[in-house]
RNA sequence: GGUUGCAAAGGGCAAACCACGCUAAAGCGUGGGACGCAAAGUCACUGGCCUAAGUCCCAUGGAUAAGGCAGCAGGACUGCCAAG
Numbered sequence: 001g002g003u004u005g006c007a008a009a010g011g012g013c014a015a016a017c018c019a020c021g022c023u024a025a026a027g028c029g030u031g032g033g034a035c036g037c038a039a040a041g042u043c044a045c046u047g048g049c050c051u052a053a054g055u056c057c058c059a060u061g062g063a064u065a066a067g068g069c070a071g072c073a074g075g076a077c078u079g080c081c082a083a084g
Base pairs, nucleotide, nucleotide: 003083004082005081012037013036017032018031019030020029021028022027035071041077042076043075045074046073047072048069049068050067054064055063056062057061
């Protein structure tokens, strides 16, 4: 350096749910809490999904992301410990 995560060690993160706050919403932040995770670290680049404020339309409605999801998959970048 490459591959791997069966075993070991020190640990790390934290789903649902609850409280408070932010947001038009989706969702996010903080605290509690642990379903899980070897990248559940970072980046919306590709596909996918959620929402639809604004905008548009044939308008009880519909379309649309410049808003989100990295814990949906792919890709890029970075990283701890160890094994053969």